[in-house]
Molecule: small-subunit ribosomal RNA
Organism: Candidatus Saccharimonadota bacterium
RNA sequence: AAUGGAGAGUUUGAUCCUGGCUCAGGAUGAACGCUGGCGGCAUGCCUAACACAUGCAAGUCGAGCGGCAGCAUGCUCACUGAAUCUUUCACGCGUUUGGAAGGUUUUGUGAGUGAUGGCGAGCGGCGGACGGCUGAGUAACGCGUGGGAAUCCACCCCAAAGUGAGGGAUAACGCACCGAAAGGUGUGCUAAUACCGCAUAUGGUCUUCGGAUUAAAGUUUUAACGCUUUGGGAGGAGCCCGCGUCGGAUUAGAUAGUUGGUGAGGUAAUGGCUCACCAAGUCGACGAUCCGUAGCUGGUCUGAGAGGAUGAUCAGCCAGACUGGAACUGAGAUACGGUCCAGACUCCUACGGGAGGCAGCAGUGAGGAAUAUUCCACAAUGGGCGAAAGCCUGAUGGAGCAAUGCCGCGUGCAGGAUGAAGGCCUUCGGGUUGUAAACUGCUUUUAUAUGAGAAGACUAUGACGGUAACAUAUGAAUAAGGACCGGCUAACUACGUGCCAGCAGCCGCGGUCAUACGUAGGGUCCAAGCGUUAUCCGGAGUGACUGGGCGUAAAGAGUUGCGUAGGCGGUUAUGUAAGCGAGUGAUGAAAACUAUCGGCUCAACCGAUAGCCUAUUAUUCGAACUGCAUAACUCGAGAGUAUCAGAGGUCGCUGGAAUUCCUAGUGUAGGAGUGAAAUCCGUAGAUAUUAGGAGGAACACCAAUGGCGUAGGCAGGCGACUGGGAUAUUUCUGACGCUAAGGCACGAAAGCGUGGGGAGCGAACCGGAUUAGAUACCCGGGUAGUCCACGCCGUAAACUAUGGAUGCUAAUUGUUUGGGGUAUCGACCCCUCGAGUAAUAAAGCUAACGCGUUAAGCAUCCCGCCUGUGGAGUACGGCCGCAAGGCUAAAACAUAAAGGAAUUGACGGGGACCCGCACAAGCGGUGGAGGAUGUUCUUUAAUUCGAUGCUAAGCGAAGAACCUUACCAGGGCUUGACAUCCCUUGAAUUUCUCCGAAAGGAGAGAGUGCUUUAUUGAACAAGGUGACAGAUUCUGCAUGGCCGUCGUCAGCUCGUGUCGUGAGAUGUUUGGUUAAGUCCAUCAACGAGCGCAACCCUUGUGAUUAGUUGUAUUUUUCUAAUCAGACUGCCCCGGUAACGGGGAGGAAGGAGGGGAUGAUGUCAGGUCAGUAUUGAUCUUACGUCCUGGGCUAGAAACGUCCUACAAUGGCCGGUACAACGGGCAGCUAACCCGCGAGGGGGAGCAAAUCCCAUCAAAGCCGGUCCCAGUUCGGAUUGCAGGCUGAAACUCGCCUGCAUGAAGUCGGAAUCGCUAGUAAUCGCAGAUCAGCACGCUGCGGUGAAUACGUUCCCGGGUCUUGUACACACCGCCCGUCAAACCAUGAAAGUCAGGAGCACCCGACGUCCGAAUUUAUUUCGGCCUAAGGUGAGCUUGGUGAUUGGGGUUAAGUCGUAACAAGGUAUCCGUACCGGAAGGUGCGGAUGGAUUACCUCCUUU
Repeated sequence: AAUGGAGAGUUUGAUCCUGGCUCAGGAUGAACGCUGGCGGCAUGCCUAACACAUGCAAGUCGAGCGGCAGCAUGCUCACUGAAUCUUUCACGCGUUUGGAAGGUUUUGUGAGUGAUGGCGAGCGGCGGACGGCUGAGUAACGCGUGGGAAUCCACCCCAAAGUGAGGGAUAACGCACCGAAAGGUGUGCUAAUACCGCAUAUGGUCUUCGGAUUAAAGUUUUAACGCUUUGGGAGGAGCCCGCGUCGGAUUAGAUAGUUGGUGAGGUAAUGGCUCACCAAGUCGACGAUCCGUAGCUGGUCUGAGAGGAUGAUCAGCCAGACUGGAACUGAGAUACGGUCCAGACUCCUACGGGAGGCAGCAGUGAGGAAUAUUCCACAAUGGGCGAAAGCCUGAUGGAGCAAUGCCGCGUGCAGGAUGAAGGCCUUCGGGUUGUAAACUGCUUUUAUAUGAGAAGACUAUGACGGUAACAUAUGAAUAAGGACCGGCUAACUACGUGCCAGCAGCCGCGGUCAUACGUAGGGUCCAAGCGUUAUCCGGAGUGACUGGGCGUAAAGAGUUGCGUAGGCGGUUAUGUAAGCGAGUGAUGAAAACUAUCGGCUCAACCGAUAGCCUAUUAUUCGAACUGCAUAACUCGAGAGUAUCAGAGGUCGCUGGAAUUCCUAGUGUAGGAGUGAAAUCCGUAGAUAUUAGGAGGAACACCAAUGGCGUAGGCAGGCGACUGGGAUAUUUCUGACGCUAAGGCACGAAAGCGUGGGGAGCGAACCGGAUUAGAUACCCGGGUAGUCCACGCCGUAAACUAUGGAUGCUAAUUGUUUGGGGUAUCGACCCCUCGAGUAAUAAAGCUAACGCGUUAAGCAUCCCGCCUGUGGAGUACGGCCGCAAGGCUAAAACAUAAAGGAAUUGACGGGGACCCGCACAAGCGGUGGAGGAUGUUCUUUAAUUCGAUGCUAAGCGAAGAACCUUACCAGGGCUUGACAUCCCUUGAAUUUCUCCGAAAGGAGAGAGUGCUUUAUUGAACAAGGUGACAGAUUCUGCAUGGCCGUCGUCAGCUCGUGUCGUGAGAUGUUUGGUUAAGUCCAUCAACGAGCGCAACCCUUGUGAUUAGUUGUAUUUUUCUAAUCAGACUGCCCCGGUAACGGGGAGGAAGGAGGGGAUGAUGUCAGGUCAGUAUUGAUCUUACGUCCUGGGCUAGAAACGUCCUACAAUGGCCGGUACAACGGGCAGCUAACCCGCGAGGGGGAGCAAAUCCCAUCAAAGCCGGUCCCAGUUCGGAUUGCAGGCUGAAACUCGCCUGCAUGAAGUCGGAAUCGCUAGUAAUCGCAGAUCAGCACGCUGCGGUGAAUACGUUCCCGGGUCUUGUACACACCGCCCGUCAAACCAUGAAAGUCAGGAGCACCCGACGUCCGAAUUUAUUUCGGCCUAAGGUGAGCUUGGUGAUUGGGGUUAAGUCGUAACAAGGUAUCCGUACCGGAAGGUGCGGAUGGAUUACCUCCUUU
């Protein structure tokens, strides 16, 4: 000295990046919703510069004047009443009474008198130019800041000089008159500090230096205040200048008093300010002019700051006063509460004329989401007038209203557990609300009441105000809400709802278990407020000065080729001092802000002091750097000289090969074309072949990540002309350079114009195919075009998607082309210096991919460009073009993403490798027939339900006549057929009769048990009551469990380490090997787990042990328990090894055969009808009982099987050999009967003993049949029987006799199987009363083939592409149809704006004239308003029309993403319903395979 910087959500399956959207903060002259106790201090029409009723907001001076309407006073007069005094008259003795006259005092009325206090109106002076309000206009010397010279100033201050003597009017007023009014006319009188001469002139002004010209006012008298002239001051005002001050170029040219000069006029003053003349200038890319918007500033809000936004209140300046114009007066105005004119509007009117201006304070209407009292006082501060008293002051000081804001205070404090009640939740135990309440004690801020009561004022005066503060009393008494609780973001449960209602700032919630909707309980955050909305800044480094980028994300113009302005610029010296640095001075108003003190009890608020105001300017000093000037230099740049390479360019000439065509010959039936064909050509002679000719276009080999060119681009050869580059030399010039907005030039292909040319190719077009279609891909033709000349066009993936220049920063290698060295006779080889062009790679950079001396590294300079996506490179406008079109280039609206790179998967009509009865090689089948069985569909009262590609279909069902049974019809029951609890009754139980199809109903009897503390209890039955039962009802997409499948495939993961920003990778890849992620080797990996294998069962050999049964008997066999045996152990060969091949031995050989065993996961796979189970639904029914029916139907289709079609056979006779099993409501022997099914019979057997069961069939032996619809085949049907069972009709099985269908080996297609397997043959069992061609087991006989992995299918590993991740059953494009939204065009139409030309022209200034003096008239110039005209421009609207956007399930296709099935894309042209197709040229941002070349490593 400095006090200062936070992020989060959202693109993806996940990641990093780019990038937008959104949120958390602060603020407000705010508004709205809910709520609301007090005080202090502030603030309060942001909209209609819209219109205004009513009152007030600017008057004052009688000490300038004439005066006197009103008020008051005085004086005078008249009248009147009273009192008193004097005189007198009448009555009268007198008192007293009455009358008359006079004086004094007094009450009242009236008149007169400016005499006094004062004063309406008037003359005159000063002030109404300040104060107050508003922000329409203004993009300007308007404002801010700093300067300047050619000026003025009433009042105030200082100084000097003076203030003499006169004059004529006029208002008020009087009289007469006009008018509805406003107001006015005539005539007569009068005053002044009003007006005018004269005198004087210190001074002032003008001057030809002689001179000329120019003032004044008094009032009062003690003394002052005034007046005139001049000089100065203070403060104020006018003018000029430098700098700063919004957006638009889709506004590029503007300007005639325009720019300057001379002269004149005018002004307070400079000046084209005005005029005459002369000249032709002036402004503008450093943005003129035009358009839009806007008062400017101090400041305010925000921000770390730089900035951004803003310009309420307060303060400075400006501008305006109903709109437009004008002057007058005045010191000052072109005048808010003055004048004149025009216009619009309002009001009065007697219709002739008049009046008005709240953007002053209140207030009203209107507008609007929205903004206050028709208050008090001049007490304070200030202003005007006045000598003063004083008057005026909606300025101001105060009060009122408003939570509009800021600040402060309160709504109590302490104790109080049985953790009360109630609420809510609950796992029913409890938890929570919660010390919260109740209850006890305490306090009194606030409140209410009473008392007393300020400062603000100095000497008088207090609206505020009986206010603030103070005291006393009462009593917890009067005082809490709002929003939120899915994440961001602090705070969770229940119920209701069921993609409904609704929420939502973003992401997103809601489709029956919602912490996201609504309600409640609870909680969180703020608090007299809390939320919402709007706006600004921030976060946003998201416009980047601080502080961003441009290879692929948005972004390098096609070429910098030439070059202007501009920006930047090599080395040295000297000078200068513009930039730059330092010091000093001035200004930067006050307030605000910051710091420190102080005053209101604190704070807000207020005051004091200091800082700050980051800026401008003057001056002094400095001289490193930049600039400028001068003088030099050579390394940048250029020139020269000597060489060199090259498809560099333009023009001309020329060559051969090939295609096509023409002519002629030979020759004969095809050719051409394709995936296959056809159109097409050809017997009128093609194709082929030979010879000759014509014509156009393009240049094989060389040829190459080779060369040249600024880019586009450039290729046969020769010549002419010509541009650029490199090397060497260091001869010359001496910074001459770099970049480059505008500008100029060039610029593939396509396309356009004119004229040629036209062989081949070939958009369009015509045919042929393909196809559902095929406006395509393929084929046959073919026009523009492609070629040339000239002229346009000006665009491409014009790409290295990489602007240019300069310098610096490791290496290695290839190649092109120069130079040097070495070496040699020379060429090589080798080393080296440049200039290009390539490859790998260090550092570094990068989001990554990658770049890497040719940078995307490190730096400097200059230019261009970007700022979410879509709309859109579009519309409108402008410029260019013949056109096509190009360049420039938006907005509304929509949207939360769009995008880049990389990762893991999945997928590919991508690739490589491997495996599997996957194919192939074989054997046998299915698909054709008849039948059995299951399914679909149909039918039905019902044909119950489920399973539906592989992974449903002889499946659930290991067995539907009733039952089963879930379905249908009918008949019954309702605490129920079944369970628990409660009450009553009765033992239970059982017989008979009637009705009924049965269930059941009605009735009549029999029977009285066990136990006991003698009430009863247990079990059972009946009745009743309600809790409940019950449901094969729904959801397998709420679930558990179980299962299928990929697949018995070899995979799936983890720990630590390492690599990567990260997702992830590595391990698990690679080379071998295996059935295997099996093992070996290698390796940034080392290990481990689940799988594989092994352990288990069985079988094959042997041994030992045992022996019921079996055998006549020991061995043997058999039975069943324990062991042994096999491990590449041994030999040979190959191999590093793992392992492989062969051999021996052995019952068995490389996993001996078979089984059980099924990783992580996938299919929302299957099952709520096995059971369990959340939720929902039914409850005299969707429950339950019964009878009958149905599940067994039958046009048709499919699956799985059986039997066959026959001679490897059928039939007959004889004859041989099993194994697994089962059996008491059972197996059932012998024997007898029956042709047989079977019947009778009853021994034996709970079974190694008996039975099924002679255990079997194929087989073998013999006979017969002789290739036929048969002696094959057996369906179907008839008759007669048997068995089971209450029952065999719907609807069982078997037997005998008879009948004797289709079928002669099966289309497309398709299944199983690799050895004791296929094929074939029979046997047993489960279920079961009965029913087996099905299923599960058992044994008998017993093959063929495998070259091999090209192809089909499935799987595994690696790799590649991807716009897929719900993962190809993916994604996605365009037309059409529908709805909605904004927008362009449009015949027009309506309104506004600014100017131009002309017409008319008020008031008024100025000029002129006239009767000549009036408040006169006329004329002229200028001009507001108005009118006419042609255009420009802005906005609204507009039949119709164009495209665009959006919208769960519309139509047509399939364009793109994989080689997307024709690689895609760019430009252009043509064509087509549409995506799109084709031609020409271009790009790789194309997959795949092979080859060539090159690089790296060894």